A computed fold for a 1416-nucleotide RNA from an uncultured bacterium, annotated as small-subunit ribosomal RNA. Model confidence (mean pLDDT): 82 of 100. RNAcentral holds the sequence, with entries from ENA, Greengenes and SILVA.
C1' cells in the first nucleotide's frame, strides 16, 4: 500500500459491489429438469346432439367440442449450477499437428419415404409383500420393435490410371461384385422421417518450451523400451495379448519425499522481481468413500443404475430407503461470513408447431460499515474577549468566534402531493422505487487514536520500579510532556484504532544490483573427467543475433481519448498495449559450426649451469646414556629456597676401552628448492621439476576445472623390529588454604624403522588458478648479454626472494608489478550472534574420530577498524618526609575527651576510608536545647492588614501555685491650626503567622579533598570520513606546560612566577608613654636599644668551568642575605550526586487546639564494652630544695584589669592606688644555676577515695572550678601494627587570648633552649609526561568464566508402545465388462412341418474393488 478479514469503541443517509478463508464435517424441511395429447391406446371432466333402459330424473350406449394426463414413445436430464478433496501431470499456459479421428440439435445441396408382421405397458383378473415393489393370466396402439424390396458420391473386395506429399500414404477418374434406409401426424401454414455430400460448432489424441520444494531421496524400471503379429477403440498407441530382441529415464536431477487445482489476473515494487489465484472469465478434477458398466451423438454420468465399505433412517425382523462440494436453511468447528424472501417482467436455457409449461440459472428485494464512492450533521455576522472548566509567575492566559445573541438556508431524514425508463401490441418481481414539486423546521444526525524520539501535537494532578505502558529505543524508585485522570492540542473522520497475513523500504540472495587480508565468507595442496571461457588471417554457412511481413496472444482487467447514471464509484464504447510463441523473406559485422592458413599462446628438441627437490645404499665424527677396568673420597644432584633420588656394596669427578640408539655444531643467511605438507652431516646410483641461451620443429595443441584420482605436518591406530636421550600416562618431593598445575627426581607408551591405516591443524600471506596492463627507489639468489687489460666494479636484460614508497583502492588498519590498483575467464565459499560445526540420517574408518548438515528454543545484539581516557603485580623518564638514614613518638598503663555500641521516659541532631571521631561546640549546672516527662495558650512568644473600644499596658506590693498564670491592690501618654494627628494597650473575625518537621539525590551560597600537583584549554591553520590529532609530542633544563632549541603549525587564555603582608641588612626622617653619654627626682638630649613612615639592597649582575656559542648547571669573588633568602595569605578546568535543608537564604511535600509557642523538672554528664586524639607518668639529660634582682615574646583590661599593705599553710578574703593603657594593672616567665637522692614500684608516678575549706552563680545532688591534709592505684618505656618532622625545624620549656557569671589536659597564638640524619631512588604509598596492551567507559572496588542448588520454558535421546501413509507378497473375490460353453429356454426371419438363424437364462474362465494374513 493491499486484504473475501476478525477484535475494541463509536455509528447519519445513499449508491455500486462483496460476504463459511475452517470440517470434501453430518443434514431435518421445501424447491433446484422437465416437456411435448401437433408421436400412441386409454381414461375422466365439462358442454351438446341421438339413442335404450325404465325406477321420469336416474342409468347405459353412441357421436361431436373443450379440457386435463398416470402409461407407452420422441427430445432434454453430458448444458446450467457447485466445490478444490485428488492432481506436480500434456493437468494446466503458449505454439503446433492428425495423411490416425468422432460430431445430436443448427445451416447448405442432393435424393429417398415402396411392402408387410409380431409384440410388451396403460387396462381387466387374480396373487405375493408390513413397506418398498412385485409375479402370473388375458386385450390393444403407436414417429416403440422387426422383415422384405429400392440403392449411391457410402462401405468392403478386386482391378486400370493421373497428380501430391517427410513417411506410413493422400486424392482425381473409371470398372466388376456385394452389403445397407426410412414414420408419420395436422388446424393444409407446415412440421418430422430415412441415405449421402458439405460447412459451423463441439470434442478426442499427439507433439516442441514453460509451470513449487527437498540430494540428510542417486540409482529407477519387466509390459519396463523396442520389434513383429492379433485384438481393441470413433481414432493413434504396450491401450490389451503372444513371440522376438534387451533395451528405456537420470547429476540438463530420474526415482522417491512433501507441498499444491493451473491460467487471463490481483496486491505490491521506478523497474526487474516478490507474494498470491477469493469475486468475474476460459480450462481440469469431483459429487458420501472404492469399483463397474448400461443408456446415448456425447457420462464410465452431483439431483440415473449395480456391487462392496463406513454412516443415518424406516420395519410387522422376514426386509427396504437415503447422499445439500444445487438455493435457502440446521448442527458442529470456528476469531469469522446472511433469508427456509419475491418473480420469471428483464436476459438466457429445456420441451413443444404454437400458446405455453419449467428453470434458487437469472433478474430483484431482506441481513451485515465487510470494501469503494458520494452527501450531510449547519451558514454569515457577533468581543463585556460572558458564564464554567483547565493552568497561573495571582498580572492574566486558554476554551475562544467558540457559545449566547442577530440574519439566513434546508442537503438528508419527516409529512403531503405527482410519478418514470427498464417493454416490441400487450405483459413490470423491483415499486408507488428513482425522479419532481410543496411543507414544516437549526430542527433529528460524531465519533475514535495520538500527543517522550522515530512522528503532527503539553500542561496540570495522582500513583511512586507499585498500578501500569511500550512498534523499537525506553518510561515508572516523590516534582513522570512515556503510567491513570483532566483541560488543552494533533491527526483521521461514520468511522478510527488493534490483530492477522502479502509486497516495499531491505543493494538484508544482489539478473537489474552484494561481498569473501583482520567484520561471515579462499577448498591443506595438486592432476585431471564433464563442463564453462578461448589467438590472428582468409573463406563457406546462418544455429545464436538483428530486421520487415503474416498467424496467434479470447472476453473481461490494466492505460489513453471519449460517452451513460446531478458527481464519484460503477458502466459503455474506441484506440494502443499484451514485452510471448510461430511461419517466412532478408543482412552476416559478433559469437557458434566447417575448411585452408599464421606463429606471439602452449609445447618439442639442443647447450649451460645452480638448488636442505624426492627414493635407495653406504660412510663420518662430536655429545648423551650404559657396560668393564684404573685412580681416588665423602658426598652428589637438584633449587628461589629445600626435599624426594643416588652413593662407603666406593657414587659425583678422572683416565681406557667397549656397547647402542638417535640427532647432524660451526657453514646458516626475511638464502635455496618443493603444489602444499615440508627438506639441513658426508658419498654413491636412481629420479622429478624450474631457471637461462639461440630460435630447428608442431602449428591453439590453452585456461579454468563440479564429481573423481593422488600427496597430505604432529598426534593417534594396526603388525613386526628397535630404544640412547627426550617425555603424555603414573609415581614420590615441593610450593599452596588447596594445587589432580606450573618447579624438582623418576618414569611408560610414544619418539625412531618397515608395512599398512587415518585426513585433520592458526595445513596462514588467516589473502584459490590463469593472462594482459599501470611511476619509482633500494637489497639479495641464479644464468645471460655488453664493456674492460681484468675473475672485480659498471650497464642492460631474464627468472626468483625481500623492504620502502606514488598514483589507485581500502571502514580503516593497510595493500601497493609477488596488489587488497584496473580488467577477463573459471572453480570454491558467504547471507545477525548463540545453539552448532552439534543432533538425527548417510558415506568413510579397526576405533579414536572424519565428510556431508540441520530444527526447535533464545538474544538485540554479536563483530571490525580506529580515537579519548581509565587500569596493568607493561615498559621509560621525573618529583614528594613516599622509601631509605635519623630524631621523638602513637599501638600497653591511668585520667580527659570525641565516637561506636548498649542502656534510657529521653540520652535532641548533624560529620563516617585518607579528607568523620578534642569535628559543627571560640566553653550542655537553669538558659542554651532542638531531646524526655508533667502542666498550660489557640490570630498565637513574633510580623503586616481591618473594625470596635480605652487608658490600658508596664512598673511596685500583696495572695495562690512547681512556675507559666490568675487575682487584688497603688501609679501612669504626648502634639495640635481644637477638625485631630502620632505612639501604646485590649477585644473580635479572617487573611495568615510559626515548624532546629522531610528532601544536601530539587537548590543558592559556603566549605573539604586530589593539591601549590603541574597541569586545563580555546581561536585560526593543517591533517583525517570521522571520533579526534597538531599546537600541549621531541632535545635539553627547571620547583614550574620555567626557558631554551628544533617542529604545521602560529598565538591566546586559566593555572606557574611576579606583583600583596610579615621576617633578616641599612640609610634617611620623626622622637612619648620610649631610651640615657645622668646616683635619685626634674630638667636636657634624641648618639644607641626601640618605635613606624619612606627608601636602598639580591638580577645567575660580576669571574671560571661545562652545556649546542642556547636555556640552564656547577664553582668562586663581593655581600646582612645566592640563586623562588625563610614564612604568609593566594588553591587552574575539574573529580566525589563528598558535606551543610540545624549558620543562612530557598522550591516541593508536610504538621495547624499542634511537628507551633510557654513554663518546670529531667536528659544531652548514663556504661559490660570497641575505636580515634590528647594529658600525665613510668623516672637521674630525673624527683625534691635553694637560688628572690638571672633573661622573654606577643597579648588583654571597664558590669574590666586590680597594685602597695593587712588576715589566711593554701585556694582566698579586707580594702581600694593607678590605668580606657609603648605611661597603670594581669606579670611570677619555666627550662636554667647550686645542693640532696642513688635506681627502689622509690623522695618516681598522681589515679582513686575520705575529711575540711574557699570561688562563681537564683540555684554546684544529679553535673563546676580551685586549696589544704590524708589515701598512694595502674604504670618499670609498651605485640602486630602506625604518626610527625630535613633547620631556628624536630625535641623540650613555659607564656598570652577567644568563648566565658565559674569552667580549657582542647583550639588560636608567643616567644626561650636546641639537636640528629638524608649513601640513594631496588622496593612500599601518592602525583607528572611519554609510550604499550586492553573483551574496561559505573572506568580493575571494572568486565568475566564454569560447577552446583531450585523454579519454569524448548528441544534431543531413550527398553519400549500406539496409530498413520505410499508401496510389495500372498489368500479370498462383489458388481459388472470381455471370452467360452449354453442340457435348459424363446413372439417377429426361413420353413407345411420337423427344425433352422438368431437371441435370453444359466455355468465355467481371464482380470478385478473392499477384505484378510505377513514382513520390510
Nucleotide at each position: 500500500g493491499a486484504u473475501g478479514a476478525a477484535c475494541g469503541c463509536u455509528g447519519g443517509c445513499g449508491g455500486c459491489g462483496u460476504g463459511c478463508u475452517u470440517a470434501a464435517u453430518a443434514c431435518a424441511u421445501g424447491c433446484a429438469a422437465g416437456u411435448c395429447g401437433a408421436a400412441c391406446g386409454g381414461u375422466g371432466u365439462u358442454a351438446g346432439g341421438g339413442g335404450a333402459g325404465c325406477u321420469u330424473g336416474c342409468u347405459c350406449c353412441u357421436u361431436u367440442a373443450a379440457c386435463a394426463u398416470a402409461g407407452u414413445g420422441g427430445c432434454g436430464g453430458a448444458c446450467g449450477g457447485g466445490u478444490g478433496a485428488g492432481u506436480a501431470a500434456c493437468g494446466c499456459g503458449u505454439g503446433a499437428g492428425c495423411a490416425a479421428c468422432c460430431u445430436g440439435g443448427c445451416c447448405u445441396u442432393c435424393g429417398a419415404a415402396g411392402u408387410g408382421g409380431g409384440a410388451c405397458a396403460a387396462c381387466a383378473g387374480u396373487u405375493g409383500g408390513a413397506a418398498a415393489c412385485g409375479g402370473c393370466u388375458g386385450c390393444u396402439a403407436a414417429u416403440a420393435c422387426c422383415g422384405c424390396a429400392u440403392a449411391a458420391u457410402a462401405u468392403a473386395u478386386a482391378u486400370u490410371u493421373g497428380u501430391g506429399g517427410c513417411a506410413u500414404c493422400a486424392u482425381g477418374a473409371g470398372u466388376a461384385u456385394a452389403u445397407c434406409a426410412a414414420a408419420g401426424a395436422u388446424u393444409u401454414a407446415u412440421c418430422g422421417u430415412c441415405g449421402a455430400a458439405g460447412g459451423a460448432u463441439g470434442g478426442g489424441c499427439u507433439c516442441g518450451c514453460g509451470u513449487c520444494u527437498g540430494a540428510u531421496u542417486a540409482g529407477c524400471u519387466a509390459g519396463u523400451u523396442g520389434g513383429u503379429g492379433u485384438g481393441g477403440u470413433a481414432a493413434u498407441g504396450g491401450c490389451a495379448c503372444a513371440c522376438c530382441a534387451a533395451g528405456g529415464c537420470g547429476a540438463c536431477g530420474a526415482u522417491c519425499a512433501g507441498u499444491a487445482g493451473c491460467c487471463g489476473g490481483a496486491c505490491u515494487g521506478a523497474g526487474a522481481g516478490g507474494u498470491u489465484g477469493a469475486c468475474c472469465g476460459g480450462c481440469c478434477a469431483c459429487a458420501u468413500u472404492g469399483g463397474g458398466a448400461c443408456u446415448g451423438a456425447g457420462a464410465u454420468a452431483c439431483g440415473g443404475c449395480c456391487c462392496a465399505g463406513a454412516c443415518u433412517c424406516c420395519u410387522a425382523c422376514g426386509g427396504g430407503a437415503g447422499g445439500c462440494a444445487g438455493c435457502a436453511g440446521u448442527a458442529a468447528g470456528g476469531a469469522a461470513u446472511a433469508u427456509u424472501g419475491g418473480g420469471c417482467a428483464a436476459u438466457g436455457g429445456g420441451c413443444g408447431a404454437a400458446a405455453g409449461c419449467c428453470u434458487g440459472a437469472c433478474c430483484c428485494a431482506g441481513c451485515a460499515a465487510c470494501g469503494c464512492c458520494g452527501c450531510g450533521u449547519g451558514a454569515a455576522g457577533g468581543a463585556a474577549g460572558a458564564a464554567g472548566g483547565c493552568a497561573u509567575u495571582c498580572g492574566u492566559g486558554u476554551u475562544g468566534u467558540a457559545a449566547a445573541c442577530u440574519u439566513c438556508u434546508u442537503u438528508g431524514a419527516c409529512g403531503a402531493g405527482g410519478g418514470a425508463u427498464g417493454a416490441u401490441a400487450g405483459u413490470g418481481a423491483c415499486a408507488g422505487u428513482a425522479c419532481c414539486u410543496c411543507g414544516a423546521g437549526a430542527a433529528c444526525a460524531a465519533g475514535c487514536c495520538a500527543c517522550g524520539g522515530c512522528u503532527a501535537a503539553c500542561u496540570a494532578c495522582g500513583u511512586g520500579c507499585c498500578a501500569g505502558c511500550a512498534g523499537c529505543c525506553g518510561c515508572g524508585g516523590u516534582a513522570a510532556u512515556a503510567c491513570g485522570u483532566a483541560g488543552g492540542u494533533g491527526g483521521c473522520g461514520a468511522g478510527c484504532g488493534u490483530u492477522a497475513u502479502c509486497c516495499g523500504g531491505a543493494a538484508u540472495u544482489a539478473c537489474u544490483g552484494g561481498g569473501u587480508g583482520u567484520a561471515a565468507a579462499g577448498g591443506g595442496c595438486g592432476u585431471g573427467u564433464a563442463g564453462g571461457c578461448g589467438g590472428g588471417c582468409a573463406u563457406a554457412u546462418a544455429a545464436g543475433u538483428c530486421u520487415g511481413a503474416c498467424g496467434u496472444g479470447a472476453a473481461a482487467u490494466a492505460u489513453a481519448g471519449a460517452a451513460g447514471c446531478u458527481u464519484a464509484a460503477c458502466u459503455u464504447c474506441u484506440a494502443a498495449a499484451c514485452u510471448g510463441c510461430g511461419u517466412u523473406g532478408g543482412a552476416a559485422a559478433c559469437u557458434g559450426u566447417g575448411u585452408g592458413u599464421c606463429u606471439u599462446g602452449a609445447g618439442u628438441a639442443a647447450u649451460g649451469g645452480a638448488g636442505a627437490g624426492g627414493c635407495a645404499g653406504g660412510c663420518g665424527g662430536a655429545a648423551u646414556u650404559c657396560c668393564u677396568a684404573g685412580u681416588g673420597u665423602a658426598g652428589c644432584g637438584g633449587u628461589g629456597a629445600a626435599a624426594u633420588g643416588c652413593g662407603u656394596a666406593g657414587a659425583u669427578a678422572u683416565u681406557a676401552g667397549g656397547a647402542g640408539g638417535a640427532a647432524c655444531a660451526c657453514c646458516a643467511g626475511u638464502g635455496g628448492c618443493g603444489a602444499a605438507g615440508g627438506c639441513g652431516g658426508c658419498c654413491u646410483g636412481c629420479u622429478g621439476g624450474a631457471c637461462a641461451u639461440a630460435a630447428a620443429c608442431u602449428g591453439a595443441c590453452g585456461c579454468u576445472g563440479a564429481g573423481g584420482c593422488g600427496c597430505g605436518a604432529a598426534a593417534g591406530c594396526g603388525u613386526g623390529g628397535g630404544g640412547a636421550g627426550c617425555a603424555a600416562a603414573c609415581a614420590g618431593g615441593a610450593u599452596u588454604a588447596g594445587a589432580u598445575a606450573c618447579c624438582c627426581u623418576g618414569g611408560u607408551a610414544g619418539u625412531c624403522c618397515a608395512c599398512g591405516c587415518u585426513g585433520u591443524a592458526a595445513a596462514c600471506g588467516a589473502u584459490g588458478a590463469a593472462u594482459a596492463c599501470u611511476a619509482g627507489g633500494u637489497g639479495u639468489g641464479g644464468g645471460a648479454g655488453g664493456a674492460c687489460u681484468g675473475a672485480c666494479c659498471c650497464c642492460u636484460u631474464c627468472c626468483g626472494u625481500g623492504c620502502c614508497g606514488g598514483a589507485g583502492c581500502a571502514a580503516a588498519c593497510g595493500c601497493a608489478a609477488u596488489a587488497a590498483g584496473u580488467a577477463u575467464u573459471c572453480c570454491a565459499c558467504c547471507u545477525g550472534g548463540g545453539g552448532a560445526g552439534u543432533a538425527c540420517g548417510g558415506u568413510c574408518g579397526c576405533a579414536a574420530g572424519a565428510u556431508u548438515a540441520a530444527a526447535a528454543c533464545u538474544c538485540a545484539a554479536a563483530g571490525g577498524a580506529a580515537u579519548u581516557g581509565a587500569c596493568g603485580g607493561g615498559g621509560g623518564c621525573c618529583c614528594g618526609c613516599a622509601c631509605a638514614a635519623g630524631c621523638a613518638g602513637u599501638g600497653g598503663a591511668u585520667u580527659a575527651u570525641g565516637u561506636g555500641g548498649u542502656u534510657u521516659a529521653a540520652u535532641u541532631c548533624g560529620a563516617a576510608g585518607c579528607a568523620a571521631c578534642g569535628c559543627g561546640a571560640a566553653g550542655a549546672a537553669c538558659c542554651u536545647u532542638a531531646c524526655c516527662g508533667g502542666g498550660g495558650c489557640u490570630u498565637g512568644a513574633c510580623a503586616u492588614g481591618g473594625a470596635a473600644u480605652c487608658a490600658g499596658c508596664g512598673g511596685g506590693u500583696g495572695u495562690a501555685g512547681a512556675g507559666a498564670u490568675a487575682c487584688a491592690u497603688c501609679u501612669u501618654c504626648a502634639u495640635u491650626u481644637a477638625g485631630u494627628u502620632g505612639g501604646g494597650a485590649u477585644u473580635c473575625a479572617c487573611a495568615c503567622a510559626g515548624g532546629u518537621g522531610g528532601u544536601g539525590c530539587a537548590u543558592g551560597g559556603u566549605u573539604g579533598u586530589c593539591g601549590u600537583c603541574a597541569g586545563c584549554u580555546c581561536g585560526u591553520g593543517u591533517c583525517g570520513u570521522g571520533a579526534g590529532a597538531u599546537g600541549u609530542u621531541g632535545g635539553g633544563u627547571u620547583a614550574a606546560g620555567u626557558c631554551c632549541c628544533g617542529c604545521a603549525a602560529c598565538g591566546a587564555g586559566c593555572g606557574c612566577a611576579a606583583c600583596c603582608c610579615c621576617u633578616a641588612u641599612u640609610g634617611u626622617u620623626a622622637g612619648u608613654u620610649g631610651c640615657u653619654a645622668c646616683g635619685c627626682g626634674a630638667g636636657a638630649g634624641c648618639a644607641c636599644u626601640c618605635u613606624a613612615g619612606c627608601g636602598a639592597g639580591a638580577c645567575u649582575g660580576c669571574c671560571g668551568u661545562u652545556g649546542a656559542u642556547a636555556a640552564a648547571a656547577c664553582g668562586g669573588a663581593g655581600g646582612a642575605a645566592g640563586g623562588u633568602g625563610g614564612g604568609g595569605a593566594c588553591g587552574a578546568c575539574g573529580u566525589c550526586a563528598a558535606a551543610u535543608c540545624a549558620u543562612c537564604a530557598u522550591g516541593c511535600c508536610c504538621c495547624u487546639u499542634a511537628u507551633g509557642u510557654c513554663c518546670c523538672g529531667g536528659g544531652c554528664u548514663a556504661c559490660a564494652c570497641a575505636c580515634g586524639u590528647a594529658a600525665u607518668a613510668c623516672a637521674a639529660u630525673g624527683g625534691c630544695g635553694u637560688u628572690u634582682a638571672a633573661c622573654a615574646g606577643a597579648g588583654g583590661g571597664a558590669a574590666g584589669c586590680g597594685a602597695g599593705a593587712c588576715c589566711g599553710c593554701g585556694a582566698g578574703g579586707u580594702g581600694g592606688a593607678g590605668c580606657a593603657a609603648a605611661u597603670c594593672c594581669c606579670g611570677a616567665a619555666a627550662a636554667g644555676g647550686c645542693g640532696u637522692c642513688u635506681c627502689a614500684g622509690u623522695u618516681c608516678g598522681g589515679a582513686u577515695c575520705g575529711c575540711a575549706g574557699g570561688c562563681u552563680g537564683c540555684a554546684a545532688c544529679c553535673c563546676g572550678c580551685c586549696u589544704g591534709c590524708g589515701u598512694g592505684a595502674a604504670g618499670u618505656c609498651g605485640g602486630a601494627a602506625u604518626u610527625g618532622c630535613u633547620a631556628g625545624u624536630a625535641a623540650u620549656c613555659g607564656c598570652g587570648g577567644a568563648u566565658c557569671a565559674u569552667c580549657a589536659a582542647g583550639c588560636c597564638g608567643c616567644g626561650g633552649u636546641g639537636a640528629a640524619u638524608a649513601c640513594g631512588u631496588u622496593c612500599c604509598c601518592g602525583g607528572g609526561c611519554c609510550u604499550u596492551g586492553u573483551a574496561c567507559a559505573c572506568a580493575c572496588c571494572g568486565c568475566c568464566c564454569g560447577u552446583c542448588a531450585c523454579a519454569c520454558c524448548a528441544u534431543g535421546a531413550g527398553a519400549g508402545u500406539c496409530g498413520g501413509g505410499a508401496a510389495c507378497a500372498c489368500c479370498c473375490g462383489a458388481a459388472g465388462c470381455c471370452u467360452g460353453u449354453g442340457a435348459g429356454u424363446c413372439a417377429a426371419c426361413c420353413g407345411c412341418a420337423a427344425g433352422g438363424a438368431g437371441g435370453c437364462a444359466g455355468c465355467a474362465g481371464u482380470g478385478g474393488a473392499a477384505g484378510g494374513u505377513g514382513g520390510g